[in-house]
Molecule: small-subunit ribosomal RNA
Organism: uncultured bacterium
RNA sequence: AGAGUUUGAUCCUGGCUCAGAACGAACGCUUGCGGCGUGCCUAACACAUGCAAGUCGAACGAGAAAAUCUUGCUUGCAAGAUGAGUAAAGUGGCGCACGGGUGAGUAACGCGUGGGUAAUCUACCUUUGGGACAGGGAUAACACUCCGAAAGGGGUGCUAAUACCUGAUACGAUGCGAACUUCACAAGGAGUUUGCAUGAAAGGUGACCUCUUCCUUGAAAGUUGCCGCUCGAAGAUGAGCCCGCGUCCCAUUAGCUUGUUGGCGGGGUAAUGGCCCACCAAGGCUUCGAUCGGUAGCCGGCCUGAGAGGGUGAUCGGCCACAUUGGGACUGAGACACGGCCCAGACUCCUACGGGAGGCAGCAGUGGGGAAUUUUGGGCAAUGGGCGAAAGCCUGACCCAGCGACGCCGCGUGGGGGAUGAAGGCCUUCGGGUUGUAAACCCCUGUCAGGUGGGAAGAAUGCCGUAGGGUUAAUAGCCCUUUCGGUUUGACGGUACCACCAAAGGAAGCCCCGGCUAACUCCGUGCCAGCAGCCGCGGUAAUACGGGGGGGGCAAGCGUUAUUCGGAUUUACUGGGCGUAAAGCGCACGUAGGCGGCAUGAUAAGUCAAAGGUGAAAUCCCUCGGCUCAACCGAGGAACUGCCUUUGAAACUGCCUUGCUUGAGUCCGGGAGGGGGGAGCGGAAUUCCCAGUGUAGCGGUGAAAUGCGUAGAUACUGGGAGGAACACCGGUGGCGAAGGCGGCUCCCUGGACCGGUACUGACGCUGAGGUGCGAAAGCGUGGGUAGCAAACAGGAUUAGAUACCCUGGUAGUCCACGCCGUAAACGAUGGGAACUAGGUGUGGCGGGUGUCGACCCCUGCUGUGCCGAAGCUAACGCAUUAAGUUCCCCGCCUGGGGAGUACGGUCGCAAGGCUGAAACUCAAAGGAAUUGACGGGGGCCCGCACAAGCGGUGGAGCAUGUGGUUUAAUUCGAUGCAACGCGAGGAACCUUACCUGGGUUUGAACUGCUGGGGGCCGACACAGAGAGGUGUCUUUCCCUUCGGGGACUCCAGUAGAGGUGCUGCAUGGCUGUCGUCAGCUCGUGCCGUGAGGUGUUGGGUUAAGUCCCGCAACGAGCGCAACCCCUACCCUUAGUUACCAGCGGGUUAUGCCGGGGACUCUAGGGGGACUGCCGGCGCCAAGCCGGAGGAAGGUGGGGACGACGUCAAGUCAUCAUGGCCUUUAUGUCCAGGGCUACACACGUGCUACAAUGGGCGGUACAAUGGGUUGCGAUCCCGCGAGGGGGAGCUAAUCCCAAAAAACCGUCCUCAGUUCGGAUUGCAGUCUGCAACUCGACUGCAUGAAGUUGGAAUCGCUAGUAAUCGCGUAUCAGAACGACGCGGUGAAUACGUUCCCGGGCCUUGUACACACCGCCCGUCACAUCACGAAAGUCGGUUGCACCAGAAGCCGGCGCGCCAACCCUUCGGGGAGGUAACCGUCGAAGGUGUGAUCAGCGAUUGGGGUGAAGUCGUAACAAGGUAACC
Repeated sequence: AGAGUUUGAUCCUGGCUCAGAACGAACGCUUGCGGCGUGCCUAACACAUGCAAGUCGAACGAGAAAAUCUUGCUUGCAAGAUGAGUAAAGUGGCGCACGGGUGAGUAACGCGUGGGUAAUCUACCUUUGGGACAGGGAUAACACUCCGAAAGGGGUGCUAAUACCUGAUACGAUGCGAACUUCACAAGGAGUUUGCAUGAAAGGUGACCUCUUCCUUGAAAGUUGCCGCUCGAAGAUGAGCCCGCGUCCCAUUAGCUUGUUGGCGGGGUAAUGGCCCACCAAGGCUUCGAUCGGUAGCCGGCCUGAGAGGGUGAUCGGCCACAUUGGGACUGAGACACGGCCCAGACUCCUACGGGAGGCAGCAGUGGGGAAUUUUGGGCAAUGGGCGAAAGCCUGACCCAGCGACGCCGCGUGGGGGAUGAAGGCCUUCGGGUUGUAAACCCCUGUCAGGUGGGAAGAAUGCCGUAGGGUUAAUAGCCCUUUCGGUUUGACGGUACCACCAAAGGAAGCCCCGGCUAACUCCGUGCCAGCAGCCGCGGUAAUACGGGGGGGGCAAGCGUUAUUCGGAUUUACUGGGCGUAAAGCGCACGUAGGCGGCAUGAUAAGUCAAAGGUGAAAUCCCUCGGCUCAACCGAGGAACUGCCUUUGAAACUGCCUUGCUUGAGUCCGGGAGGGGGGAGCGGAAUUCCCAGUGUAGCGGUGAAAUGCGUAGAUACUGGGAGGAACACCGGUGGCGAAGGCGGCUCCCUGGACCGGUACUGACGCUGAGGUGCGAAAGCGUGGGUAGCAAACAGGAUUAGAUACCCUGGUAGUCCACGCCGUAAACGAUGGGAACUAGGUGUGGCGGGUGUCGACCCCUGCUGUGCCGAAGCUAACGCAUUAAGUUCCCCGCCUGGGGAGUACGGUCGCAAGGCUGAAACUCAAAGGAAUUGACGGGGGCCCGCACAAGCGGUGGAGCAUGUGGUUUAAUUCGAUGCAACGCGAGGAACCUUACCUGGGUUUGAACUGCUGGGGGCCGACACAGAGAGGUGUCUUUCCCUUCGGGGACUCCAGUAGAGGUGCUGCAUGGCUGUCGUCAGCUCGUGCCGUGAGGUGUUGGGUUAAGUCCCGCAACGAGCGCAACCCCUACCCUUAGUUACCAGCGGGUUAUGCCGGGGACUCUAGGGGGACUGCCGGCGCCAAGCCGGAGGAAGGUGGGGACGACGUCAAGUCAUCAUGGCCUUUAUGUCCAGGGCUACACACGUGCUACAAUGGGCGGUACAAUGGGUUGCGAUCCCGCGAGGGGGAGCUAAUCCCAAAAAACCGUCCUCAGUUCGGAUUGCAGUCUGCAACUCGACUGCAUGAAGUUGGAAUCGCUAGUAAUCGCGUAUCAGAACGACGCGGUGAAUACGUUCCCGGGCCUUGUACACACCGCCCGUCACAUCACGAAAGUCGGUUGCACCAGAAGCCGGCGCGCCAACCCUUCGGGGAGGUAACCGUCGAAGGUGUGAUCAGCGAUUGGGGUGAAGUCGUAACAAGGUAACC
């Protein structure tokens, strides 16, 4: 620090996801040790049991028992002593308000921070001043007694105090008053002097006789020490109150408030204050967010982050709040009090039913809840706290221990050597590789755990003694600090630590290995099982599932889950955006607010600087130190970015003062304009009405029909009515803020512009709310209505057609008034200001030059367009009219869908508008551009593509292939073009892969090894369907050391064979197809962020990316063409088996013979054609057209040759091959059957339907080929197929071999025929082991369908189509097929509109599996969340009223009462108090609202879901352009 994921690819936008760190965690697997931390996040749910706050006898009275001892004796009793002034209880004091827990409540001066208190208090503590006198009356304990189950209570009697009360005194204090000083300034505070008044106290304990008194060595009323008491002053500490600033979410909460806001006077408090009360006034708060609602303890800090921030508020520390729920006060220095009280409620417990008791959010612990959180431990040794003079007691604070890998840190599970790289495992190309120095083995070490022994620090105090000092009269005593000596105290704990002993011995797991992300193989599985954080894996070769091996990572842990921050500049202060990605309000005016020109002076709020205070400690950071290290802990420093105070500076901002003119405005003079409102006027056109002329149609469409018209339409003419809109001008021209505005005239009226520069003097810009304007449609009321025209009707179209087209037609469109308030209200671009190259149009006004004048030209301002520099932008594009560079203000955005929906509010008559979510769901949705593909887009151009022709197919019969069906099997493959006379160039057996049956298992064929036997081979016989089996006969070769060995063969065993079994979607090779189409690419350069482009596009031309020209391209490659073969002409060479002109011979005749080398021909070599020549056209090009010559002319004709690629095209059954499967079978051998089936459908063919023909007769002319297991002549036989026979031929020699159509002659005369030949019968021939299933052919007989073929469809452009025959491969035999050969030999092409296919350019695209694409909505089914809903059930809360506990306060107080006063001693008074009354007042109740949540028959839309239904809306001109 980034990465993955939208696409075919690219750039951008944008979301989702990951890698990091963290945690009071939980869960899964695993677990050796230690240290330090940490541990109910949920039910502030309920709690059994124990403990958590007591202490003081030196404040006070009273005061046991057990036990022991002694004495007495009646021998188990009594007394005394000790226990002991102890225990327990009581009065009194202090403490219990600390410490400990929890976070429910609280959005608040609660907390944080900084101030204030002149508005306050403060027990204990410290310092200091004064004092402590004289009296009095009670009461608990206790005793007796009564009530009660208990808890507890009553009565009588006795008693003490540091308990209580009265009086005195009063340095201070307090109150009132007077005078003065000082501080503050708002009331006021502090102080000095003074007068009056008010108000205190308590003693305890030790020592000592110096003083005093008794007295004689002691005591006290004396002295003294200590503790305590009282009144003050001050300090310290703690607390109360007040203020500035800061402190979450919702505006779908906008108004709230009556003690409310203030005043005066009281009350209350320690103290200010409506805190409370009476009266008076009517205020107070709020868009800088009041009020309501939701959520939440706050902070230091903690986590994260580069930081700014974000999240959080466990442990530790500060503050607050709470203590079962609600209310209340009492006591006290302090509480409205966790382990106090009272009342009310709920709950639990006890009960004798009458009443009582209780509060773990203290420590443990229990139940419950929950994913989840510990021991009913030890100790006060330390630290701290309470009490005490002290010893000491108490202390679940605390210190320790226990449990939990919950976290952090540390340690170990060994170290070194050790290769034949052991065995085993795994993989393997079978060679090996890997696990792996890993192990074994050898040497060594000794941490931890274990054992044995030793053994701390943490301890300081306290007590006793001693020395010094202080106090004192004092060497008592007490106090202080210090010295020294002695002695005592440890829960942890016999722990840490140390030594020794033995022994490698007891100690490794978890996750991951497709990419991100580090780590790969085998097997299993087969869209199953499963995985998954995102992208995505799995449908038979899965590095992604499961297992194994191996590897990677971390390690006593490792993973997962939850959560937080980060990455995310993805809320953007640092640090984002808004033309098209989400995003500019439709437009203006304007309030608050924000921002604001030039200059002067002043001020000091902001700002800056310095100093001071504060910012607790801990934490973080730095340094040092202590535990062996670390974690952890300690010390010092730094820091705490903040707040406050004081002083200073004065540039900038603010405020104030005084000016200025450039911003803004006013004024004067001009012209331009569909700017707005009102009134009037005008012509053209449509329609209607009337009249006329006139007759059969009109109208409408792709074509029609509905419609109109003989009751006279349309058409034409004249007249009239009425409404609406204003042709031409008219223009990226004008005006307006936008919406918008168009005939002419008049009236009223707004704004802008130009010129002048007289006036004001910053008066400005923007603008949350607010207000106004605001197209069309729509709504209300009333008019109006010619045309047009939703709805509606009819006619067409169509599968349908609730549409598009046509004929009609109502709202509406128009006017007036009033609503609505929205649009793709768009420049998809808010307003204002400044700055930043130009060029060229155009509207308005002006200046200059010039002219008689007008133009032209130059120039200024203001509008409005186009093109472009820099710059910007993801790109497209924008570019002085910015989307550039900046400033100011406003609005808006934050993934897609759900949804501009729901609910709420508000506006509206309604329609609906504005505001505007969530659940759920997806891994994208998008923008721009690129390359393709596609288009019922465009342009250009090809092709038997159409057209023009000729002949076919589709109908018939047959052949053949396929589908289907059948079958034991009908083996398998090929399936649009590009499968279907295809693999197959030839299935009776064989082939053969299929079926049935019979055999066989190292096998029919192959290789190696081991062992054994033997010849092998061959012939014959037997039963058998055969394979095979049995038997008989026969017998060889090489080497030799004579043992044997080898080649060969048989048997047994072993390794292994075999498979036409599967996968062509694992493959090689081969092939088809687009397509013989003209294309496909590369290097370098250039352009672009990039995909990519350029080149290859353009202008011509070509069959061609063929060539030329041009050009940021220049070159090159694979293709095209040419080079190769055949063919057409000529030359040359050479002539046998070919040829025969001339010569000779011979024959009825024939190159038959001699001979010839001329010709044909054969087969070698050459020539020839290149737009070379001429003319025209063309750019002086390429080339095209015409012509000449030529056998051939513009690639002469044909062939071979097939670019990059596409179709997961075809083939595992040609062959090869990975993997899988099979191994007495899916191998192999054999017989028979099947592949030849047959209702049917299709493809390809043959033969026909006839007279351009058929039959018969006669007669002519080829070429390619083949032949010794062969072709087979002459001859003979047979009607014939053929047979007999065998010449010749290993072939230019012989044979197949007859070519056929044609031609000549003749018959047939239009018919199911002398056409046609299927089918069938009989008889044969040939091949073959064998023609039954199932061959071909022959003869005779038979003589079917068929009379030219529907829709549709195929081939062919010249030696072609058509037609005729011939040959060959395969092959024993078996072609109508295939491949070849020659004979005869046409027609037509105007042309490129259309169909099909293709090429190039361009355009659109939501397609990229690429239009056989994509995709929308209803309906049906399943499922999920949400809304509405009669109602129903709860929570919270407002208002009104009822009622009113405890308690404070007030009143009253007849009952009751010790202290003081009076008294005649009876009593009275003062004062107090129970009870009662009143105000307030919690729970409760009644009524009525508000709000939030749950459920709800039914209902509404929405999301999702595998291949459901209906259509085809959108994307191409998407077939009616789309959209708002």